[in-house]
RNA sequence: UCCCGCUGGAGGUCACCGCUAUUGGAAUUCGUUAGCCAUGCAAGUCGAGGAGUAACCUUUACUCCUGGCACUCGGCCCAGUAACACGUAGAUAACCUACCCUUAGGAGAAGGAUAACCUCGGGAAACUGAGGACAAUACUUCAUAAGAGACUAAUUCUGGAACGACUAGUCCCUCAAAAGGUUAAGAGAAAUGGAUCUUAACCGCCUUAGGAUGGGUCUGCGGCGGAUUAGGCAGUUGGCGGUGUAACGGACCACCAAACCUAAGAUCCGUAGGGGCAUUGAAAGAUGAUGCCUCGGGAAGGACACUUAGACAAGGGUCCUAGCCCUAAGGGGUGCAGCAGGUACGAAGUCUCCGCAAUGCGCGCAAGCGUGACGGGGGAAUUCCAAGUGACUCACUUAUGGUGAGCCUGUGGUGAAGCGUAAAGAACUUCACUAGAAAGGGGUGGGCAAGACCGGUGCCAGCAGCCGCGGUAAUCCCGGCACCUCAAGUAGUGACCACGAUUAUUGGGCCUAAAGUAUCCGUAGCCGGGCUUUUAAGUCCCUUGUGAAAUCGUACGGCCUAACCGUACGGCAUGCAAGGGAUACUGUUAGCCUUGAGACCGGGUGGGGUUGGGGGUAUUCCUAGGGUAGCGGUUAAAUGCUAUAAUCCUAGGAAGACCAACAGUGGCGAAGGCGCCCAACUAGAACGGGUCUGACGGUGAAUGGAUGAAAGCUGGGGUAGCAAAGCGGAUUAGAUACCCGUGUAGUCCCAGCUGUAAACGCUGUCCGUUAGGUGUUACAAGUUCCUAGAGGGCUUGUAGUGUCGAAGCGAAGGCAUUAAACGGACCGCCUGGGGAGUACGCUCGCAAGGGUGAAACUUAAAGGAAUUGGCGGGGGAACACGACAAGGGGUGCAUCGUGCGGUUCAAUUGGAUUCAACACCGGAAAUCUCACCAGGAGCGACAGCAGGAUGAAGGUCAGUCUGAAGGGCUUACCUGACGCGCUGAGAAGUGGUGCAUGGCCAUCGUCAGCUCGUGCCGUGAGGUGUCCUGUUAAGUCAGGUAACGAGCGAGACCCAUAUCGUUAUUUGCAAUCUCUACUCUACGGAGUGGAAAGCACAAUAACGAGACUGCCACUGAAAAGUGGAGGAGGGUGUGGGCAACGGUAGGUCAGUACGCCCUGAAUCCCCUGGGCCACACGCGCGAUGCAAUGGUAAGUACAAUGGGAAGCAACACCGAAAGGUGAAGCAAAUCUCCAAAAGCUUAUCUUAGUCUGGAUUGAGGGCUGUAAUCGCCCUCAUGAAAUCGAAAUCCCUAGUAAUCACGUUUCAACAAGGCGCGAUGAAUACGUCCCUGUUCCUUGCACACACUGCCCAUCGAACCACUCGAGUUAAGGGCGGGUGAGUACCCCUCUGCGGAGGGUCGCAAACCUGUACUUGAUAAGAAGGGU
Repeated sequence: UCCCGCUGGAGGUCACCGCUAUUGGAAUUCGUUAGCCAUGCAAGUCGAGGAGUAACCUUUACUCCUGGCACUCGGCCCAGUAACACGUAGAUAACCUACCCUUAGGAGAAGGAUAACCUCGGGAAACUGAGGACAAUACUUCAUAAGAGACUAAUUCUGGAACGACUAGUCCCUCAAAAGGUUAAGAGAAAUGGAUCUUAACCGCCUUAGGAUGGGUCUGCGGCGGAUUAGGCAGUUGGCGGUGUAACGGACCACCAAACCUAAGAUCCGUAGGGGCAUUGAAAGAUGAUGCCUCGGGAAGGACACUUAGACAAGGGUCCUAGCCCUAAGGGGUGCAGCAGGUACGAAGUCUCCGCAAUGCGCGCAAGCGUGACGGGGGAAUUCCAAGUGACUCACUUAUGGUGAGCCUGUGGUGAAGCGUAAAGAACUUCACUAGAAAGGGGUGGGCAAGACCGGUGCCAGCAGCCGCGGUAAUCCCGGCACCUCAAGUAGUGACCACGAUUAUUGGGCCUAAAGUAUCCGUAGCCGGGCUUUUAAGUCCCUUGUGAAAUCGUACGGCCUAACCGUACGGCAUGCAAGGGAUACUGUUAGCCUUGAGACCGGGUGGGGUUGGGGGUAUUCCUAGGGUAGCGGUUAAAUGCUAUAAUCCUAGGAAGACCAACAGUGGCGAAGGCGCCCAACUAGAACGGGUCUGACGGUGAAUGGAUGAAAGCUGGGGUAGCAAAGCGGAUUAGAUACCCGUGUAGUCCCAGCUGUAAACGCUGUCCGUUAGGUGUUACAAGUUCCUAGAGGGCUUGUAGUGUCGAAGCGAAGGCAUUAAACGGACCGCCUGGGGAGUACGCUCGCAAGGGUGAAACUUAAAGGAAUUGGCGGGGGAACACGACAAGGGGUGCAUCGUGCGGUUCAAUUGGAUUCAACACCGGAAAUCUCACCAGGAGCGACAGCAGGAUGAAGGUCAGUCUGAAGGGCUUACCUGACGCGCUGAGAAGUGGUGCAUGGCCAUCGUCAGCUCGUGCCGUGAGGUGUCCUGUUAAGUCAGGUAACGAGCGAGACCCAUAUCGUUAUUUGCAAUCUCUACUCUACGGAGUGGAAAGCACAAUAACGAGACUGCCACUGAAAAGUGGAGGAGGGUGUGGGCAACGGUAGGUCAGUACGCCCUGAAUCCCCUGGGCCACACGCGCGAUGCAAUGGUAAGUACAAUGGGAAGCAACACCGAAAGGUGAAGCAAAUCUCCAAAAGCUUAUCUUAGUCUGGAUUGAGGGCUGUAAUCGCCCUCAUGAAAUCGAAAUCCCUAGUAAUCACGUUUCAACAAGGCGCGAUGAAUACGUCCCUGUUCCUUGCACACACUGCCCAUCGAACCACUCGAGUUAAGGGCGGGUGAGUACCCCUCUGCGGAGGGUCGCAAACCUGUACUUGAUAAGAAGGGU
C1' cells in the first nucleotide's frame, strides 16, 4: 500500500435522566411485584303477586318479601400456556342457542305450600330456630297437542355419500301452558271496599318448523431456541360392548390384541399469550414493552359443583392452603389484574374530580331508572403540528449588534361583554390597554459544521464513543471571549433496526487471510442421458369465495393552516379453498434406445497386495593363524578399548537386520504407503475390440462400515546395527544441549489395541465447456531406416505425469485442459484476536489419550500478499593507510606540562562524554577576565497611592562600625521640591530552556550518490530510468535495454606550485662595461670588498603559452587499459578552495541575535579578598628521556615564512649570565627582530644509572606588572624515576614519514599548545577483502524509535472473572407410601318426599414422609487464565 477482518462514529425509534422552558391545537401513554390494600363508588330494573307505613279517595309515594329478566355483557390484567391456544381454509352426515323475526297451532281441569307479616326463642356479632295465616306470571297433578325409541312398508326429496328429512301403520315409554296482566267499553254485584264476568286492543305464556345471532367440537396448513436433551409411551395404540355429554371420541369403564410417536427432531429443558399490526430497512428481512381491534387465558394459590339458554361464574356458593381484620374466644368476616387512592419495590409514570347531556348496554309497554362502560375537566414537553420571543425611524456607539427616544403591530397578557357547556373550563367573536413578563442546550484536534484567541494547570487536575490529548508556549483539561449547530427544546445513558453483502434466499466465502473431513465404500436424502406415450402432483392462465375494521397510499372534503378527523377508491393481508383450462419443463405411468455406467474378449505395462521359498554384501561376535603397540575419536581433546595381545591382515563359523549401483521432478496404489530374486494366489488401471445388459448413474462423517505413517500400549518371541531415557568425557559463566564414548526401552516377527500427523498439492468428489508450445510413461495405429530384432527413428490417437504460457480469474503471490477460468450436481467447513481445541457433560480407549465442544472475562486490532528502507555471526561485486597486508615511526613505561573524571573544598563557576568530549570552548584565569565563594556598598525610566515648606530627595566635617568607605549609625551643618515607604512597571541578567529558534560549526563524507519531466509497467504503495556487461577516482564513459531526456553532486571552475615567453625595474639584481679600496703577482694580470652605467641573469608581479590519452605499439566491439616517444610536467601533474538531497531533536541561549519562563532590591551593578592552580587515585593529548646514528667542548656552512609604533631596535658600553644604560634607522623588497638548527671539521667520553637523563629541592640574581603568595628567565649547588615499555592501540605511500631548528598567534609578563615556514630526507606496497567500515546488486525478516530492534517463559506484587472442591444450604418438577377436606355415580337408613345421614369403590386439593434427579447460592483449599 492493497486485501481480509472486526471496532468506533454519523440516521431513525422507545424508555429513563441532566440543564432549560412563552402559548395553542391534536394524539397517545401514564406501574416494574399476577406484591399487599384503608375509604368511597363500579348492576340493577320491573305494579305479576302479597304485606307494611304515610297520605289520599278511588288513587299516590316509600319500604320489605315472593316472582320475572339481567348480573355469563361491559371493564382490568398477561401469571400460565409451545397448545387446534392463535391465524387461515374447511368439516359438523357428531351438536346447542335465552331475548329477536317468520310459520302453524294452542292455553282445558284441579291442587297443596311458602316468604314478607304475627307470636315466641338462641347468639357478642354474623346470623339462625320453632309455631301460626295468606297470594301469584312461584310450585304440583290430570287432560289435549306434541315428542323420543324400536319394528314394518313406500323408495318421494336433498346430497359426493343416507345413517338425514318426508309419508303411513303398530308397540312401549315420557310429556306443555300463566282459566295471566294493563287499558277501554259493557254487565251485574258490593260500600268494614278495591272483587267477578263478557268483548276489543296491547303486553305476556305454551308447542312446532325455519331464520338470524352467538357458541361447542373436529381437521389440513402456518408461525421458537437448545441434540452438551435420542429414544419416548401402559389408557399407552387399536378393537368389541358399555358409561357419560348438547355432541364425536380412551373422555371414562370392562375385556381382547400389541401396538403407537420419532432424525421431515419424538421426548425433555428453556423462553413466550397469539394475530391484525408497530419500529427500522430500497427490499428480503431483523426486532417488538404498550395503546386501538380481535381471539384465548386469569381473578390471592388450588379443587369442586349448583343455578342458568349460556358459568364450573372478578364485585355468586362450598371446602383446603397462605395472608389480613373483628370477637364476649364459642365463632365470624375478607379478596382493587374495575375507577380514584394508599403502601412496598423500582431508573421509571396522574385527581380519593364532574356528568349520565351524547354514544352504548341492562331492565321496563312506556315515562324512566342504573351505568368509574362512556363523555368531559385537572396533572406530566411523552409525541406530532402550528405560532411567538418583535417591525420601522432617528440619535449615539465598540456598527447585520448594543443603548436611548419615538412610532406601528398585538400572538400572548390584563379588563369587559357575548357565545359556548349537563354544569363549568377552554376555544371562538367584539371593544379597550400594554414591547412590556417570554432562549436555551450541546459543541469548536480528526471522523464532524465551528478558534492555530486569551488566562490558569504542568502525565497533576482532568478529558476522551474510537483514534487519542495533558510531562511550562495544550486549537483536545478548567474558565473568559468569539464562533458553529439544533431550537422550546437540547444533550447523555440503555435497548432495537439501519449502516452490515458482518449469517450472504435475493447476496459472501474456504491454496497462502477464519474455513476441504486422513482416505475409501456405502444406507437415507438430494440430483440425474436420448425418443415416444399416459396422467396433470409441481408449474402457468382464467373464474368464484375468503383473507374483519382500524393501520398504509392517493384524491376530495371538515376544523383559519397543519397535526387530526371524515368520505371514496386503491393497496396490504406475500395466503387458503373450490371450479375450469394449458402440458413446454420437473414429477408420474407404459414402452423403446445406446452415447453414461457395467459385463466380456485381446496382447502388453507396473517397487499394487498376501503367502512361501531362495540369495547377496556389509556389520557385530566367536574360533584358528599371522602380527605388535598402540587403537579410537575430535576444531582440539578426553572418557573408552588394548600387554588376559587390541587396532590391522587371512581363513572358517554364527546371528539378526537390511536390500547399494540400476534409480529417473520415472512407475503402481483410495490414502497411509510400496524397491534383492523366484513361484503361487489375488486386486486395480490404461489401451484396443464393439460381443452382451440397457440408465443399472453422481454425491453422500445425518446414521454406519473398512483402511489408516511414526510414536505409544497389552501378551509372546527376537535383538546384529542404530538408539529416546540413563551413565561417563568434553565445551561453557552454567550446559539437564549441540560434539565424543557407552547404553536400555524401542526399531524386527506373531496376535490384538490406539486412530492421530505440516495424514500437504496446506487445493472435497463427479460431469461438461474453453488457445497452444515442449518433455516424459503406458498402449494402439501408420510410416521410415535396418545389423531384420521382444530393434531404432518419425507422425497421429487415447490415458497418466511434469514444465512454459493465451484468454480469463485473483488482494497479490500466482493458477491456467492435472484451473484457483466458465457452468452443473452433492457433501463438509468458516464468521475479529485471545481465553481454547480449554472447562463441564456425554462417548470411545487397558492407559496415554481421541471425538464432540462452550462461557465469563479481556482486547483494537490479530492476519494475508506485496512495497520502500534498515538489519543479518546470508550470498555476490567493488573500494579505503581515520581497513588489513608489506614497511617506517610512535602511544601504552618513567618524570614533567596540560585537559578530563573522581574526591575534597566556603568556592574549587559552567559547557563538551564512542568514532564526532578530554593542549576542546582559540580556555597560556596572579587582579581584571569571572559566570563560583566570603564580606561590603549601589541602582526602580514611567504611572498611581501614602508622605511632604511643622522640610522630600541630596551633600558633608568629626567620631564610630569596617580590610576601606557619609555605605550605615551618633551629632551637627548646607541646600530647597519633590517623592522606592507601598503597588504596578522597567533597566540589567555568562539566570533556565540548543528538546522553542536563527546563524555558525562538527559528522556521515578523502563518500558517489540524490532527484525531476514525459512515457511505460503495477488496483496501489511503488517500479522503470539509476538495471546488465565492460571500464573509471567517480551514476566516469561506452555497448545492451520501455525508456527518452534533464537537474544537483563528481568533473569542469578558482588559488598556490613546477617550465617557458612578453611587459616592467625600486627599496631588488649586478653577467659584461666603467670607477674605486685592499691583497697577491710571474707585472700580462688575478682575487676580495665597495660604488653603479645597465635590466642580461635572479627576484618581484601582471598578461600569455603549455598536457589533450594529442602521437606510436599491443589488447578490446567501444569506452578504456598496458607500454613507449617527445616533454619542465603524463594520464585528475602536485597541494589546496568550493563541495549534493538529507540524516545525527549532534554542539553552541557562556560570541552575538532571538521566543517563552524566571529574578527584579536581587539571579542586576560595583569594590576587597579568595577560588577556577586543591590531591589517595583513574584516563586522554603532549614535552624530555632511557644514550655512541650519542653526549660534551671548540671552530665553521646553508634558509624560508612572518612580525614591528605604548612597537621592532642596529650599534656602543656595563654585567659571568638573565639583563641594564645610552641610542642611529624603520609605519618597512630600504631599518629591525635575525643567532638558523640538525650538518661539517677537530678533540674527548667507551657502555656505566655513566661526562646518559634531567625531575626535585636549596641559595643568589634579573624582567613584567599596582601586586609575583600561583609567572618567566639567569647562575651556583642538588642529581629522582628511567636501561626502550604487558594486554592493547595510533599515524603514515614521497619532498611524504622521521629528524632539525625558525616565525607567528594569544600577549604587560609567561608556549612543551595552535597555525605556518623552510633544512636534512627514507623504508615498503602497486595487493586483498581476513579484521574495521563504505557503495551497489541479491536474499530472509514477526524490525520501521528500524538489531542498543522485536520478543518468549518462569519468578515477585496487585486486581478480575471462571473451573475443580471435603461439604453446607435453598427451590423445583417427577416417582412411591401415608393421612385426606371435598365431590359424581351407586347402595343402605330416615323422611315432612324438598331432603338429611351413613357406606363401598373411584377422582382428588392440601399436608406428612421416603427416594432418585435438576437448577441455583455458598465454602477451607487447589489449578490454570486475563489485565